[in-house]
Context: one part of a larger RNA
RNA sequence: UUGGGCGUAAAGAGUAUGUAGGCGGCUUGUUAAGUCAAUUGUUAAAGAUCCCGGCCCAACCGGGAAAGUGCAGUCGAAACUAACAGGCUAGAGUGUAAGAGAGAGAAGUAGAAUUCUCGGAGUAGCGGUAAAAUGCGUAGAUCUCGAGAGGAAUACCAGUUGCGAAGGCGGCUUCUUGGCUUAUUACUGACGCUGAGAUACGAAAGCGUGGGGAGCAAACAGGAUUAGAUACCCUGGUAGUCCACGCCGUAAACGAUGAUCACUAGGUGUUGGUUUCAUUCGUGAAAUCAGUGCCGUAGCUAACGCGUUAAGUGAUCCGCCUGGGGAUUACGGUCGCAAGACUAAAACUC
Numbered sequence: 001u002u003g004g005g006c007g008u009a010a011a012g013a014g015u016a017u018g019u020a021g022g023c024g025g026c027u028u029g030u031u032a033a034g035u036c037a038a039u040u041g042u043u044a045a046a047g048a049u050c051c052c053g054g055c056c057c058a059a060c061c062g063g064g065a066a067a068g069u070g071c072a073g074u075c076g077a078a079a080c081u082a083a084c085a086g087g088c089u090a091g092a093g094u095g096u097a098a099g100a101g102a103g104a105g106a107a108g109u110a111g112a113a114u115u116c117u118c119g120g121a122g123u124a125g126c127g128g129u130a131a132a133a134u135g136c137g138u139a140g141a142u143c144u145c146g147a148g149a150g151g152a153a154u155a156c157c158a159g160u161u162g163c164g165a166a167g168g169c170g171g172c173u174u175c176u177u178g179g180c181u182u183a184u185u186a187c188u189g190a191c192g193c194u195g196a197g198a199u200a201c202g203a204a205a206g207c208g209u210g211g212g213g214a215g216c217a218a219a220c221a222g223g224a225u226u227a228g229a230u231a232c233c234c235u236g237g238u239a240g241u242c243c244a245c246g247c248c249g250u251a252a253a254c255g256a257u258g259a260u261c262a263c264u265a266g267g268u269g270u271u272g273g274u275u276u277c278a279u280u281c282g283u284g285a286a287a288u289c290a291g292u293g294c295c296g297u298a299g300c301u302a303a304c305g306c307g308u309u310a311a312g313u314g315a316u317c318c319g320c321c322u323g324g325g326g327a328u329u330a331c332g333g334u335c336g337c338a339a340g341a342c343u344a345a346a347a348c349u350c
Stems, first nucleotide, its partner, number of pairs: 003322004007304002012318001014201004021194003025088007033081002035077002038074005049065006091191001092188003095184005103177007110154001115149006125136002162169002206247006215241002220236004258317006266295013299306002323350003332343004
């Protein structure tokens, strides 16, 4: 609970697609469901309102009148909503011509570096730290030269850069493929927006099966430190990290800011287009469109701050909040191999 809110106080679902539903551009005609007007019926009595009357008055009681919202019928109106029929092009989409990109999937491939193996050369240390020790090394290490193996990640370029719905994406080449931007206005003609349920995607960790395993590294072991040290530091080191397939479905999944549309001062960077002007043909300037940053006016805000990428001014739709704890819980249900996830209270207490 017809209220007020959701950047930071409680509150935007992790993200998208989309069903029902809600909302929806300009214009002509018809209908008349909503809407509006008139009228009829009904809306019991009592009560309430008004006018009379009866008890001495009042309360109380009696009579009359009027009013009343809703519902139903009849007859009308046609602006708006709706329905039907027709038209339009400003929303939306398609085509054409260009453009940028770490967007996605698959295959191949390159060079540095670490580690290991083998060979040469060489000798007593190496490594590590604040200092040490554990550790490695005369069975020849570290260092150095050559050869090889294997896995993972791609220095510089690199940028408040770019792309993607979000998660996220970074060597190079090829193949397959999604989206976006600009210009021309050629085509369709409202085909739109949002979206309960639903479906798909969804970092890391974790799980299942099979591979792989260089480096790193939970757990674990040892050495230190310390009063202790189940840590920080050091030496090792297994899951894991990698690949394929299948689960999980959560994060400070954050811009802590839902999506879409319209309007509302400017200034200054930067990315990608287009047009015009200038040009020493290297490029520069201006305008404009789409992104991405900073500053800032009005306005908003409790303040911080936001400020055409709004947290301003309006509109539509969805999600969510309603004192703290108990409680991202219990129980039940659904899902999951499990871990657990989702949904979600109460007692009690302040």